The part of an RNA shown here (large-subunit ribosomal RNA, domain VI) has 265 nucleotides and comes from a Clostridia bacterium. The coordinates come from a structure-prediction model, not an experiment, and the mean pLDDT is 87.
[in-house]
Context: one part of a larger RNA
C1' cells in the first nucleotide's frame, strides 16, 4: 500500500504445518489345537522406554545487588565495629526468574475411500469364473477425526458495535482544512523483549520506585550487661539484615502537551 467511509472486538478455515513409535506382564488360559513337548489368536487391563508439549507444587541445579563464617593486607586516629582487595578471596547455605536428572499430559478413538488379499452375484464362453456390467470385506498407509498456524484466500471472508455527515477551494470525479469513534506521539513498566513489535497503565490510576505487613532466606545482629586470667560464652534475641517474590498504601513519577484519524454507492 491494498481489502469500496472510519474504527474496535469477536470469530469461519480455502490452505499449510505438526502429531503418528513401541517393548513388557497379568488374566481370560492346567484354554483352542495338540500324541506330547508345546502353545496361542480375537478381545480385556497393567507398567515401561525412546521421543514431543508443558510447568516449577515436590526433588535438585544454578542463583556476581541475600545472609553467614573466616584468612592475609590496607584504610576509617585506637578499641570495638566496619569498608576495599586478594578467581565472587575462600567457605556454608540460599528467595525470585531460568532450568532438568524433577512432574503433568500426548501418540487415542471413530468414520470416509483404497492397497495386496478375500468374497457375492455374473456373463462374453449354457459348464467354470472375484470382473467385463454391478456389489462387498480389507492395512501401522490415505483423507478426515487431535494440535497449532492461518483472510496479501487481491476470490482480501462473516458477525456484533462505535462514529456521524462541518468548512475551504472546485464544481465531473475530486482536492484541502480541522475534527468523531477510535489510535498514536510522549510518559510509569513487564507476563514482553537486540531494535521494534507485544502486553499492564497513564490521576475517573496500584503502572513503577518508595514505605508497611506477609511470605522467604540467612541463622540469634550491633551496644549494653553478667561470666572467664584469656580465647570465650551467656542474656537481651527465633534476633539482626535482607535481592527482580505476594499484598496494602497516591508519598515519588506516569503532568502538561501534540499528532493522525470518516465526510462515501
Nucleotide at each position: 500500500c491494498g481489502u469500496a467511509g472510519u474504527a474496535u472486538a469477536u470469530u469461519u478455515g480455502a490452505g499449510g504445518a505438526g502429531c503418528g513409535c513401541u517393548g513388557u506382564c497379568c488374566a481370560u488360559a492346567u484354554u483352542a489345537c495338540g500324541a506330547g513337548a508345546g502353545u496361542a489368536c480375537c478381545g480385556g487391563g497393567a507398567u515401561g522406554g525412546a521421543c514431543g508439549c508443558a510447568c516449577c507444587g515436590c526433588u535438585g541445579g544454578c542463583g556476581c545487588a541475600c545472609c553467614a563464617g573466616u584468612u592475609a593486607u590496607c584504610a576509617u586516629g585506637c578499641c570495638a565495629a566496619u569498608g576495599g582487595u586478594a578467581c565472587a578471596g575462600c567457605u556454608g547455605g540460599g528467595c525470585a526468574a531460568c532450568u532438568a536428572a524433577g512432574u503433568g499430559c500426548g501418540g487415542a478413538u471413530u468414520g470416509g475411500a483404497u492397497a495386496a488379499a478375500c468374497g457375492c452375484u455374473g456373463a462374453a464362453a449354457g459348464c467354470a469364473u472375484c470382473u467385463a456390467a454391478g456389489c462387498g470385506u480389507g492395512a501401522a498407509g490415505c483423507c478426515a477425526u487431535c494440535u497449532c498456524c492461518a483472510a496479501g484466500a487481491u476470490a482480501a471472508g462473516a458477525u456484533a458495535u462505535c462514529c456521524c455527515a462541518u468548512a475551504g477551494c472546485a464544481u465531473a470525479a475530486g482536492c484541502u482544512a480541522g475534527u468523531a469513534a477510535g489510535a498514536c506521539c510522549c510518559c510509569u513498566c513487564a507476563a514482553g523483549g537486540a531494535c521494534u513489535a507485544u502486553g499492564a497503565g497513564g490521576u475517573u490510576g496500584a503502572u513503577a520506585g518508595g514505605u508497611u505487613g506477609c511470605a522467604a532466606g540467612u541463622g540469634u545482629a550491633a551496644g549494653u550487661g553478667c561470666g572467664g586470667u584469656g580465647a570465650c560464652g551467656c542474656a537481651u534475641u527465633c534476633a539482626g539484615c535482607u535481592a527482580g517474590g505476594c499484598a496494602a498504601u497516591a508519598c515519588u513519577a506516569a503532568u502538561a502537551g501534540g499528532u493522525c484519524g470518516a465526510g462515501g454507492g